The RNA shown here (Bacterial large signal recognition particle RNA) has 198 nucleotides and comes from a Chloroflexota bacterium. The coordinates come from a structure-prediction model, not an experiment, and the mean pLDDT is 75. NCBI's taxonomy places the organism under Bacteria, Bacillati, Chloroflexota. Rfam family: Bacterial large signal recognition particle RNA. Its family is annotated with signal recognition particle, plasma membrane targeting and SRP-dependent cotranslational protein targeting to membrane, signal sequence recognition in the Gene Ontology.

RNA sequence: GUGUGCAGCAGUUUUUGCACGAAUUUUCGUGUGUUUUCAUAGCUUCGUCAGGCGCUGGGUCCUGUGCGGCAGAACACUGUGAACCCCGCCAGGGUCGGAAGGCAGCAACGGUAAACAGACCGUCCUGGGUGACACGGGGCAGCCUGGUGACCUGGCGGAGCUAUGAAAACACACGAAUUUUUGUUCCAUAUUGCACAA
Numbered sequence: 001g002u003g004u005g006c007a008g009c010a011g012u013u014u015u016u017g018c019a020c021g022a023a024u025u026u027u028c029g030u031g032u033g034u035u036u037u038c039a040u041a042g043c044u045u046c047g048u049c050a051g052g053c054g055c056u057g058g059g060u061c062c063u064g065u066g067c068g069g070c071a072g073a074a075c076a077c078u079g080u081g082a083a084c085c086c087c088g089c090c091a092g093g094g095u096c097g098g099a100a101g102g103c104a105g106c107a108a109c110g111g112u113a114a115a116c117a118g119a120c121c122g123u124c125c126u127g128g129g130u131g132a133c134a135c136g137g138g139g140c141a142g143c144c145u146g147g148u149g150a151c152c153u154g155g156c157g158g159a160g161c162u163a164u165g166a167a168a169a170c171a172c173a174c175g176a177a178u179u180u181u182u183g184u185u186c187c188a189u190a191u192u193g194c195a196c197a198a
Base pairs, nucleotide, nucleotide: 014190016188017187020183021182022181023180026177027176028175029174030173031172032171033170034169035168036167037166038165039164040163041162042161043160044159045158046157047156048155049154050153051152052151053149054148055147056146057145058144059143060142061138062137063136064135065134066133067131068130070127071126072125074123075122077118078117079116080115086111087110088109094103095102096101
């Protein structure tokens, strides 16, 4: 000088145990409560439809009146229509008159009566195997057709309550797992000089 071996304190360092607690993230389970939904059963109630029963109306039936319509007749309208025994106006002619004029009055003309014809708008009367017409009265066994009932039955739908069961969400409590953070004195245990290096 080198190699190797043994020992080497601690109120210091570190390991493990005591030894988990608290907070926090996510999830699961159980229980309780609240809310919501669904199913079943029962009760109550509303609506709607149908049937039954009750009450009630109309028609079908009879009759009268009215109105309309059809038919007939009459009136009214138009036309024809009296030689004379209808009317008006009356030429001519007649007649009275001294004259002026008067009187009766045929034809013609105009208009009418009886009657005939036409037209068919109108008025009145009569009639019916006239009319989805109006009104009144009667009747209503049956048939047809409405209204109505706090009644009965049934069907369908809705609402509410109670009970049972199920599901979902939320909240709380507990438990389990999980994420992260933080605090772990004391005690026990093992370790711990320095330098260099990994």